[in-house]
Transfer RNA from Paramuricea clavata, 73 nucleotides, folded computationally. The coordinates come from a structure-prediction model, not an experiment, and the mean pLDDT is 83. Its Rfam family is "tRNA". By type it is a transfer RNA.
RNA sequence: GACCUUGUAGCUCAGUUGGUAGAGCAUUGGACUAGCAAACCAAAGAUCGCGGGUUCUAUUCUCACCGGGGUCA
Numbered sequence: 001g002a003c004c005u006u007g008u009a010g011c012u013c014a015g016u017u018g019g020u021a022g023a024g025c026a027u028u029g030g031a032c033u034a035g036c037a038a039a040c041c042a043a044a045g046a047u048c049g050c051g052g053g054u055u056c057u058a059u060u061c062u063c064a065c066c067g068g069g070g071u072c073a
Stems, first nucleotide, its partner, number of pairs: 001072007010025004019056001027043004049065001051063003
């Protein structure tokens, strides 16, 4: 330098051919217990890497840029 892949909650990841985003763990509260833990109930937590384009509408399609990983040179 070229190409491929990837970026979504504090962490690990879903999101099926565009319709305003979920799970597990973690955190907080409740309930339970003599008390603690586990299991149980609930809550909070994401302007979907950044900026444009298409569209009534973009995490999704498209372009450029940035970061991670890989292959080749």